[in-house]
Context: one part of a larger RNA
RNA sequence: CUGGGCGUAAAGCGUACGUAGGCGGACUAAUUAGUUGGGGGUGAAAUCCCGGAGCUCAACUCCGGGAACUGCCUCCAAAACUGUUAGUCUUGAGAUCGAGAGAGGUAAGUGGAAUUCCGAGUGUAGAGGUGAAAUUCGUAGAUAUUCGGAAGAACACCAGUGGCGAAGGCGGCUUACUGGCUCGAUACUGACGCUGAGGUACGAAAGCGUGGGGAGCAAACAGGAUUAGAUACCCUGGUAGUCCACGCCGUAAACGAUGAAUGCUAGCUGUCGGGUAGUUUACUACUCGGUGGCGCAGCUAACGCAUUAAGCAUUCCGCCUGGGGAGUACGGUCGCAAGACUAAAACUC
Numbered sequence: 001c002u003g004g005g006c007g008u009a010a011a012g013c014g015u016a017c018g019u020a021g022g023c024g025g026a027c028u029a030a031u032u033a034g035u036u037g038g039g040g041g042u043g044a045a046a047u048c049c050c051g052g053a054g055c056u057c058a059a060c061u062c063c064g065g066g067a068a069c070u071g072c073c074u075c076c077a078a079a080a081c082u083g084u085u086a087g088u089c090u091u092g093a094g095a096u097c098g099a100g101a102g103a104g105g106u107a108a109g110u111g112g113a114a115u116u117c118c119g120a121g122u123g124u125a126g127a128g129g130u131g132a133a134a135u136u137c138g139u140a141g142a143u144a145u146u147c148g149g150a151a152g153a154a155c156a157c158c159a160g161u162g163g164c165g166a167a168g169g170c171g172g173c174u175u176a177c178u179g180g181c182u183c184g185a186u187a188c189u190g191a192c193g194c195u196g197a198g199g200u201a202c203g204a205a206a207g208c209g210u211g212g213g214g215a216g217c218a219a220a221c222a223g224g225a226u227u228a229g230a231u232a233c234c235c236u237g238g239u240a241g242u243c244c245a246c247g248c249c250g251u252a253a254a255c256g257a258u259g260a261a262u263g264c265u266a267g268c269u270g271u272c273g274g275g276u277a278g279u280u281u282a283c284u285a286c287u288c289g290g291u292g293g294c295g296c297a298g299c300u301a302a303c304g305c306a307u308u309a310a311g312c313a314u315u316c317c318g319c320c321u322g323g324g325g326a327g328u329a330c331g332g333u334c335g336c337a338a339g340a341c342u343a344a345a346a347c348u349c
Base pairs, nucleotide, nucleotide: 004320005319006318007303008302012317014202015201016200017199021195022194023193025089026088027087028086029085030084031083033082034081035078036077037076038075039074040073041072042071049066050065051063052062053061054060092192093189094188095186096185097184098183099182100181104178105177106176107175108174109173110172111155115151116150117149118148119147120146121145122144126137127136163170164169207248208247209246210245211244212243216242217241221237222236223235224234259316260315261314262313263312264311267294268293269292270291271290272289273288274287275286276285277284278283279282298305299304322349323348324347331342332341333340334339
């Protein structure tokens, strides 16, 4: 390279947008670039293959031998397909109008419960905590209880294999701004599409920088236990951090361990958001879009998947090629750093 693969064996980039490129709906006409057929020229010799011959054989060598040299150029012809050009179309895509659902995003405001702390009252000897204890708190009045105040963080019930979002993710309430989606209707545009190397943007937690904030929780740390030991599990404390603003980082079992798009291929059942029709007015039938369970064909090494495919096909991208060494070294790019990305070899089994 050909090939075979990528749910769990190695392998889908964390996700999207999009440049180049690749691929691309129906019909008509033209053209003949690709394509197909035929002719001509060329394709040095040697080599390879076939047929002979010469060294005793063979390797080897030779023959103005044959074939081949799968290629290139050119001429003629064909016009189905691909391309190109011109024109048309509406199914793909978009658009307009009318409805609808939603923890989609950003900002501001606001509410109650709880926790902790502070002040005051009542009240007295314990309280905490555990398997059992102790460290710890308490006669300088704790724990408990009542009232008042402060602060920060998170939003019980509703809550649901419910909803929304490209993914990460999103949950008290209100307002403002704002993205996407679904359904129904349409007399609009007319292939405007799909994918996407590079690139750009977003991207949990932890971590980093500057400035705030700090109730609870809590790496590190300290003490008490346990234990042979206990740098742990348990307990009492407790700092970074967790929160906010701005700026970095760019990684996760970033998982459906399943790239995106389109078409086709039995059903049954639940649920969410629409629509149409019928009626017994809360049901039935049909239909579009999501989200689950089961299951046929088919697929699979099996497990399992099965109209939300891991089935049958097409297009485009990414990735894999025995284990270890190693996602390491070196170099480069990025980063304040931590480190990230790219990515070997010797050696060894």